[in-house]
RNA sequence: GAAGAGCAAAGGCAAAACCGCAGAAAUGCGGCGACGCAAAACCACGGGUCUACAGCCGAAAGGCCAUGAUCGCCGGGUUGCCGAA
Numbered sequence: 001g002a003a004g005a006g007c008a009a010a011g012g013c014a015a016a017a018c019c020g021c022a023g024a025a026a027u028g029c030g031g032c033g034a035c036g037c038a039a040a041a042c043c044a045c046g047g048g049u050c051u052a053c054a055g056c057c058g059a060a061a062g063g064c065c066a067u068g069a070u071c072g073c074c075g076g077g078u079u080g081c082c083g084a085a
Stems, first nucleotide, its partner, number of pairs: 012037002018031005035072001041078003045075003048070003055064003
């Protein structure tokens, strides 16, 4: 320097439900709360999924559509704490 790495120890994050705020919605943020997480830290790059305001189609009902969302769906990339035999 590289790879691997524990049932140790330090510390960390926080699902659902409920309340508030933002949003057309999906969803996000804050509070409360712990289902879980060794990257549950960061990036929508590939796939998946969710939503459909505007737009397009339709006589209507409704349908299509991401430029919206999700990294706690999967893959990939970036960074990183503790630390023994």
Predicted 3D model of an 85-nucleotide RNA (c-di-GMP-I riboswitch aptamer) from a Desulfobacteraceae bacterium. The coordinates come from a structure-prediction model, not an experiment, and the mean pLDDT is 82. It matches the Rfam family "c-di-GMP-I riboswitch aptamer". From the family's description: GEMM was predicted in a large-scale screen for bacterial structured RNA regulatory elements.